[in-house]
RNA sequence: CGCAAUGUAGCUCAGUGGAUAGAGCAAGCAGCUUAUAACUGCUAGGCCGAGGGUUCGAUUCCCUCUGUUGUGU
Numbered sequence: 001c002g003c004a005a006u007g008u009a010g011c012u013c014a015g016u017g018g019a020u021a022g023a024g025c026a027a028g029c030a031g032c033u034u035a036u037a038a039c040u041g042c043u044a045g046g047c048c049g050a051g052g053g054u055u056c057g058a059u060u061c062c063c064u065c066u067g068u069u070g071u072g073u
Stems, first nucleotide, its partner, number of pairs: 001072007010025004018056001027043005049065005
């Protein structure tokens, strides 16, 4: 320098153009227990890497930039 993949909650990931964006783990609170763990319930935590475009409507499609990973020379 070329090519490909990827960036969504603290972490691992889903979400395929349409409702207030979801799950598990982690965190907090409550229940249970003599107590802890386990278990059960609840709560909080995101403006989806940045900017622009298409569209009535974009996390999703397109362009640029950028972080990460892999690969080729």
Molecule: transfer RNA
Organism: Nevskiaceae bacterium